[in-house]
RNA sequence: GAACGGUACUCCGGAGAAUUCCGCACAAGCGGAUGCCGAAGGUGCAAGCGGACAGCAGUCCGUGAAUCUCUCAGGCAAAAGGACGGAGAUCAUCGC
Numbered sequence: 001g002a003a004c005g006g007u008a009c010u011c012c013g014g015a016g017a018a019u020u021c022c023g024c025a026c027a028a029g030c031g032g033a034u035g036c037c038g039a040a041g042g043u044g045c046a047a048g049c050g051g052a053c054a055g056c057a058g059u060c061c062g063u064g065a066a067u068c069u070c071u072c073a074g075g076c077a078a079a080a081g082g083a084c085g086g087a088g089a090u091c092a093u094c095g096c
Base pairs, nucleotide, nucleotide: 001094002093005091006090007089009088010087011086012085013084018034020033021032022031023030024029035076036075037074041072042070044068048063049062050061051060052059053058
């Protein structure tokens, strides 16, 4: 100096869904009930790949991504958190 990549780091942006009901509490909040949300984390799987049976038709097993799926966890005023995106820092690679 270069394009792409990694990261328990920093900054910026960042959606959804009851400020529902009951009890306790001065309040912050805690417990319970019902109804919801998907974007921490987690579950599930398509093609493909591998294997077994089979015998040219297939069946089964394993592996297998997501903002899809489930809603276990989490969340449903604000704050916090937040997938993901951008910038920086740093690491690795390559060139001089």
A computed fold for a 96-nucleotide RNA, annotated as Glycine riboswitch aptamer. It matches the Rfam family "Glycine riboswitch aptamer". From the family's description: This family represents the bacterial glycine riboswitch. Glycine riboswitches usually consist of two metabolite-binding aptamers domains with similar structures in tandem. The aptamers cooperatively bind glycine to regulate the expression of downstream genes. In Bacillus subtilis, this riboswitch is found upstream of the gcvT operon which controls glycine degradation. Its mean pLDDT, the model's own confidence on a scale to 100, is 75.